A computed fold for a 73-nucleotide RNA from an Actinomycetota bacterium, annotated as transfer RNA. The sequence is in RNAcentral, with records from ENA and Rfam. The coordinates come from a structure-prediction model, not an experiment, and the mean pLDDT is 81. The same sequence occurs in records of 3 taxa. Its Rfam family is "tRNA". By type it is a transfer RNA.
RNA sequence: GCCCCCUUAGCUCAGACGGCAGAGCACAUCCAUGGUAAGGAUGGGGUCGUCGGUUCGAUUCCGACAGGGGGCU
Numbered sequence: 001g002c003c004c005c006c007u008u009a010g011c012u013c014a015g016a017c018g019g020c021a022g023a024g025c026a027c028a029u030c031c032a033u034g035g036u037a038a039g040g041a042u043g044g045g046g047u048c049g050u051c052g053g054u055u056c057g058a059u060u061c062c063g064a065c066a067g068g069g070g071g072c073u
Stems, first nucleotide, its partner, number of pairs: 001072007010025004019056001027043005049065005
C1' cells in the first nucleotide's frame, strides 16, 4: 500500500424483509433471613462509532472517515 470482517445498554452479544431497539450477566428497590449468601418480584439504563446520501421512514441499504481484528505484498 491492497483486501476482508467487526463497532448496538456498564460487560458479553442478538436484531427480520427498512416501519415502537432486545436478551443474559451486572446495577437499584422490594420480598425473604436473627444476619449474610443463594433465591423470588419489580425497575432504571441506548445520540445503534462519526459524518453524509437514498427513502414518507434507516440499527438495517450506499459512500467516506475513525477505532479494533485478520490476511496479502